Predicted 3D model of a 490-nucleotide part of an RNA (small-subunit ribosomal RNA, 5' domain) from an uncultured prokaryote.
Context: one part of a larger RNA
RNA sequence: GAUAAACGCUGGCGGCGUGCUUCAGGCAUGCAAGUCGAACGGCACCUUCGGGUGCAGUGGCGGACGGGUGAGUAACACGUAAGUAACCUGCCCAAAAGUGGGGAAUAACUAGCCGAAAGGGUAGCUAAUACCGCAUGUGAUGGCCGCUCUCUGGGGUGGUCAUGAAAGGCCUUCCGGUCGCUUCUGGAGGGGCUUGCGUUCGAUUAGCUAGUUGGUGGGGUAACGGCCUACCAAGGCGACGAUCGGUAGCUGGUCUGAGAGAACGGCCAGCCACACAGGGAGUGAGAUACGGCCCCAACUCCUACGGGAGGCAGCAGCUAGGAAUAUUGGGAAUGGGCGAAAGCCUGACCCAGCAACGCCGCGUGGGCGAUGAAGGCUUUCGGGUCGUAAAGCCCUUUUGCAGGGGAAGAUGAUGACGGUACCCUGCGAAUAAGCCACGGCUAACUACGUGCCAGCAGCCGCGGUAAUACGUAGGUGGCGAGCGUUGUCC
Numbered sequence: 001g002a003u004a005a006a007c008g009c010u011g012g013c014g015g016c017g018u019g020c021u022u023c024a025g026g027c028a029u030g031c032a033a034g035u036c037g038a039a040c041g042g043c044a045c046c047u048u049c050g051g052g053u054g055c056a057g058u059g060g061c062g063g064a065c066g067g068g069u070g071a072g073u074a075a076c077a078c079g080u081a082a083g084u085a086a087c088c089u090g091c092c093c094a095a096a097a098g099u100g101g102g103g104a105a106u107a108a109c110u111a112g113c114c115g116a117a118a119g120g121g122u123a124g125c126u127a128a129u130a131c132c133g134c135a136u137g138u139g140a141u142g143g144c145c146g147c148u149c150u151c152u153g154g155g156g157u158g159g160u161c162a163u164g165a166a167a168g169g170c171c172u173u174c175c176g177g178u179c180g181c182u183u184c185u186g187g188a189g190g191g192g193c194u195u196g197c198g199u200u201c202g203a204u205u206a207g208c209u210a211g212u213u214g215g216u217g218g219g220g221u222a223a224c225g226g227c228c229u230a231c232c233a234a235g236g237c238g239a240c241g242a243u244c245g246g247u248a249g250c251u252g253g254u255c256u257g258a259g260a261g262a263a264c265g266g267c268c269a270g271c272c273a274c275a276c277a278g279g280g281a282g283u284g285a286g287a288u289a290c291g292g293c294c295c296c297a298a299c300u301c302c303u304a305c306g307g308g309a310g311g312c313a314g315c316a317g318c319u320a321g322g323a324a325u326a327u328u329g330g331g332a333a334u335g336g337g338c339g340a341a342a343g344c345c346u347g348a349c350c351c352a353g354c355a356a357c358g359c360c361g362c363g364u365g366g367g368c369g370a371u372g373a374a375g376g377c378u379u380u381c382g383g384g385u386c387g388u389a390a391a392g393c394c395c396u397u398u399u400g401c402a403g404g405g406g407a408a409g410a411u412g413a414u415g416a417c418g419g420u421a422c423c424c425u426g427c428g429a430a431u432a433a434g435c436c437a438c439g440g441c442u443a444a445c446u447a448c449g450u451g452c453c454a455g456c457a458g459c460c461g462c463g464g465u466a467a468u469a470c471g472u473a474g475g476u477g478g479c480g481a482g483c484g485u486u487g488u489c490c
Base pairs, nucleotide, nucleotide: 001489002488003487005486006485007484008483009482012362013361014360015359016358017357018355019354020321025319026318027317029316030315031314034061035060036059039058040057042055043054044053045052046051068274069273070272077199078198079197080196081195082194083193084192087191088190089189092187093186094185096183097182098181099180100134102132103131109124110123111122113120114119140163141162142161143160144159145158146157147156148155149154168179169178170177171176200246201245202244207237208236209235212234213233214232215231216230217229218228219227249271250270251269252268253264254263256261278295279294280293299310300309301308302307327352329351330350331349334348335346336345337344338343365395366394367393368392375386376385377384378383400427401426402425403424404423405422409417434479435478436477437476438475439460440459441458445474446473447472448471449470455462456461
């Protein structure tokens, strides 16, 4: 000098930030992801008989974003620079082509059954942009035959064979419009994979390795690959530190320093990993799937003992731990999801609340005022000092209180913040100063008490009867809504 700080004493205001560093311990309660009736059939209600409103269900899109945490990880995890002729990409943008004709179910619902519940099963009915065939095939994909530019499985082009699409809704002046659907090309943005280099400590860890290293065939993947498998070979790594052990999320950066460097990685931003512990797949354009599913285990809860339910490292909040860390607040904007839209949802976010936790700013009054009052302390008893300090006189009103007005943030409407910021008027010096130190380092000294006691102390060291070093008082110095101590880093 710095700090995500804590503790002691003290404490007026504002702005902007920050706020579980410890038990990735456990969690009561509420909220944090829904939306679409312009995809569909129902049920209930209303109806101007056109339709409308609400609800569970089928279906679509979104729940892979946003939010949290740093346990694990020494690794292509991260950073940087490249490669991908080895790859994927929903929604969005641009271009091209198409959207024909059929079928079989099923939930809801109805009937009745089992169960304490969670829930389950039987029979019957029904719809779709749900599901399944058929047709068509511009493109596309695959095989074969060519040409051409290239060179790992790339691009262009010609012929031929084969394969595989689709869904409708709303409005309509009946012409069409609009939102969709299918195939394909390109783009944008996003991702996967590979590689060079860089990235902590220990040799009181010296050898490590059998899918191990490579090859062939096969499988698998969006894709290369021992990724997996069968066979074959015997390789591969290592003092340029393998292996093992300890520690640790990485970076932009932060802090310090003249720099070199050292230390750190909290807030914010990018990437990664994780979601009670471990494992698993399915869905999907995309999955570490936090608020999805299944299995095992621990824990908690319900139970009619047969069986079930749960996962705050989301926002608040509780408990525990700890020196230590906040409200069970509000919904206007911005962003996001869904929707044709109106709109709905959104603890993201924007605000407000708490905390001197930090930084910055302001105030606690200003001028004059000596007979140098009173009082305190001290004294050589003359005095000295607190000290222009107070009183007193004059002035001001930042702040405060009271009253009045009152925003921008919102393109037409909509303002949580908030009657906030800010402005005006009035009142009255009124509402507002402490903390630490005073032997040297180090700015600042006397008196009394104590008597190696009580105590102080960062180092040197003070204290055993004249202590500027302990305690108190007066005085002084330093900083000031803070001051000091402790921890940590340079």

The RNAcentral record of the full RNA draws on ENA.
It matches the Rfam family "Bacterial small subunit ribosomal RNA".